Molecule: FMN riboswitch aptamer (RFN element)
Organism: Actinoplanes sp. DH11
RNA sequence: ACGCGCUGGCGGGACUCGGUGAAAUUCCGAACCGGCGGUGAUCCGGCACGCAAGUGCCCGGUAAGCCCGCGACCCGGACGUCGACCAUCGACGGCCGGUGGACCUGGUGAGACUCCAGGGCCGACGGUUGAUCAGGCGAAAGCCCGGUCAGACAGUCCGGAUGGGAGACAGCGCGC
Repeated sequence: ACGCGCUGGCGGGACUCGGUGAAAUUCCGAACCGGCGGUGAUCCGGCACGCAAGUGCCCGGUAAGCCCGCGACCCGGACGUCGACCAUCGACGGCCGGUGGACCUGGUGAGACUCCAGGGCCGACGGUUGAUCAGGCGAAAGCCCGGUCAGACAGUCCGGAUGGGAGACAGCGCGC
């Protein structure tokens, strides 16, 4: 150095101006954001060659939201734990499986969906407003709940989440 195990902390960014409206960081116009691993022709450094300019499909670092894959969210399965006993029911847990977004054109070149130029596109789940009527709680302010009518739609706000997490790093142990 490499492999395996354990431990530790780390591990996601972004609404500003104008318009409409009773109400919008949710709609419209413009603007803004981009997790992790891989690939990789930019770039930087090293090395080799060269007097030098420089050259090198040699080495290291570095370069993709939309190329390949992973993660978060959601769904299913068997299993385990718990629900003072049972449990086909429920909660939780790791495991296995599934679902799950988006790129073209031109240029350069031996080679580019990665570089350069231009124009596009994408982004889990739940929540969110007003009027009115009935009921409940309350001293009141107000809150809860149901109906009717109208409405407004989130990558960025609030929430699950002080969670989970791909993974990178450090330390320790064992193996080689």